[in-house]
RNA sequence: ACCGGACUGGUCCAACGGCGAGGACGCGUGGCUCUGAACCACGAGGUCGGGGUUCGACUCCCUGGUCCGGUA
Numbered sequence: 001a002c003c004g005g006a007c008u009g010g011u012c013c014a015a016c017g018g019c020g021a022g023g024a025c026g027c028g029u030g031g032c033u034c035u036g037a038a039c040c041a042c043g044a045g046g047u048c049g050g051g052g053u054u055c056g057a058c059u060c061c062c063u064g065g066u067c068c069g070g071u072a
Stems, first nucleotide, its partner, number of pairs: 001071007010025004018055001027043005048064005
């Protein structure tokens, strides 16, 4: 430099172009307990940036960015 792939809460993963973006772990609060752990309930927290297509975009297109791999 070129080619390919991946970017979603703190972490790891889901989501035929359609609904309030879901789950696990973690975190907070409460319950339980002599205390704690475990367990139960509730809660906070997210689509890499910018354009475009569409009635509608996490999803498709363009362009940047970061990371991973390959070729040179």

The RNA shown here (transfer RNA) has 72 nucleotides and comes from Polyangiaceae bacterium LLY-WYZ-15_(1-7). It matches the Rfam family "tRNA". The family's RNA type in Rfam is transfer RNA. Taxonomically the source falls in Polyangiaceae (Bacteria, Pseudomonadati, Myxococcota, Polyangia). The RNAcentral record of the sequence draws on ENA.